[in-house]
RNA sequence: GGAGAAGAACGGAUGGUCGCCGCCCGCCGUCGCCUUGGCGCAGGCGGGGGGAGGAAAGUCCGGGCUCCACAGGACAGGAUGGUCCCUAACGGGGACCGGGGGUGACCCCAGGGAAAGUGCCACAGAGAGAAGACCGCCCGCCGUCGCCUUGGCGUCGGCAGGUAAGGGUGAAAGGGUGAGGUAAGAGCUCACCGGUUCCGGCGGUGACGACGGAAGCCAGGUAAACCCCAUCCGGAGCAAGGCCAAAUAGGGGAGCGUUUGAGGACGGUCCGUCCAAGGCUCCCGGGUCAGGCCGCUUGAGGUCGUCGGCAACGGCGAUCCUAGAUGAAUGACCAUCACUUCGUCGCAGGUGACUGCGGCGGGGGACAGAACCCGGCUUACGGGCUUCUUCGACC
Numbered sequence: 001g002g003a004g005a006a007g008a009a010c011g012g013a014u015g016g017u018c019g020c021c022g023c024c025c026g027c028c029g030u031c032g033c034c035u036u037g038g039c040g041c042a043g044g045c046g047g048g049g050g051g052a053g054g055a056a057a058g059u060c061c062g063g064g065c066u067c068c069a070c071a072g073g074a075c076a077g078g079a080u081g082g083u084c085c086c087u088a089a090c091g092g093g094g095a096c097c098g099g100g101g102g103u104g105a106c107c108c109c110a111g112g113g114a115a116a117g118u119g120c121c122a123c124a125g126a127g128a129g130a131a132g133a134c135c136g137c138c139c140g141c142c143g144u145c146g147c148c149u150u151g152g153c154g155u156c157g158g159c160a161g162g163u164a165a166g167g168g169u170g171a172a173a174g175g176g177u178g179a180g181g182u183a184a185g186a187g188c189u190c191a192c193c194g195g196u197u198c199c200g201g202c203g204g205u206g207a208c209g210a211c212g213g214a215a216g217c218c219a220g221g222u223a224a225a226c227c228c229c230a231u232c233c234g235g236a237g238c239a240a241g242g243c244c245a246a247a248u249a250g251g252g253g254a255g256c257g258u259u260u261g262a263g264g265a266c267g268g269u270c271c272g273u274c275c276a277a278g279g280c281u282c283c284c285g286g287g288u289c290a291g292g293c294c295g296c297u298u299g300a301g302g303u304c305g306u307c308g309g310c311a312a313c314g315g316c317g318a319u320c321c322u323a324g325a326u327g328a329a330u331g332a333c334c335a336u337c338a339c340u341u342c343g344u345c346g347c348a349g350g351u352g353a354c355u356g357c358g359g360c361g362g363g364g365g366a367c368a369g370a371a372c373c374c375g376g377c378u379u380a381c382g383g384g385c386u387u388c389u390u391c392g393a394c395c
Base pairs, nucleotide, nucleotide: 001391002390003389004388005387006386007385010382012337013336014335015334016333017332018331020051021050023048024047025046026045027044028043031040032039033038034037053367057378058377060376061375062374063373064372065237066236067235068234072271073270074269075268077233078232079231080230081229082096083095084094085093086092097111098109099108100107101106112228113227117226118225119222120221121220134167135166136163137162138161140159141158142157143156145154146153147152148151175193176192177191178190179189180188194218195217196215197214198213199212200211202209203208241294242293243292244291251284252283253282254281255280256279258278263275264274265273301320302319303318304317305316306315307314308313339364340363341362342361343360344359345358346357347356348355349354
């Protein structure tokens, strides 16, 4: 210098001018109320202080919070799937195990079950599965021709069968090599190698690893195909939900208690539970469209230190408060500086390509905007930094 791998951060600063949205204080001031000098308040002026992100995004997971019953049982449905740990929880994260890729740094895995069952496997091929006979190999029968000691041997053809060794097809065709065996063959049998399952003790919390032994057990792949197994999951969402007063209609709540299962909670279905019409008694507040207020931002919170842990993370201590808007504010311009880039000039170094410092002039700054909150994942984006790998050249 080329090509890569991983990681942790950052997402300009200061000043001025003009604006935008909340909050606080002061003054002026409208209107209303009354215990007549206080309270509330439309508006105006001045001052103070605050005002987006690493992804605020996609809304893909998980949780908090709120209401429905402190959310019940079964089925259906959905999600996840190596082990141990972290966490409020997760489909997230950390460490490790197994498999795969890369020369390597390192990366990838939806990583339970294919011997419960079903389905599928393009093209090619005889056959894509307890499969399959196209060529080949072998036995038998028939025909044919040839040779010869009247019965054999051989050629060619046909039929019926055996055979998974060899060829051929394919991404994939019953583990591999050798020997025995056989008409020819085949784990058919044996030796060795590989795999699988089981057993034993050893190491590890565990997934698993290494070792020893036994069994010819060697039945293709596919489960982000149906399915089976294990674990988890109730629904709706801040337009949740609660409060306020004006107007309009006349209803609403509590208690007692019976039948029915029509109704509601209840959602995809069923069961089960609770509420519960009409009746009686008591009480005066409840609902709806629009509006205002609360919910609302102090929270599984941030930063620093220390301790435990390989780490994710946790304990303790100190310290900080950092938007709460509701058609939705957080912006624009100018100047200077910093960063970066281009051109040019000067100086220094070097044989040189070039490098460093300084001056002048020009350019550039992305992705993107909170809407109840939080933890993740994913996606979008700018220039740099650190560590590491590999290749080439030089010393």
Predicted 3D model of a 395-nucleotide RNA (Bacterial RNase P class A) from a Desulfuromonadaceae bacterium. RNAcentral holds the sequence, with entries from ENA. The source organism's lineage runs through Bacteria, Pseudomonadati, Desulfuromonadia, Desulfuromonadales and Desulfuromonadaceae. Model confidence (mean pLDDT): 75 of 100. Rfam family: Bacterial RNase P class A. Rfam classes the family as a ribozyme.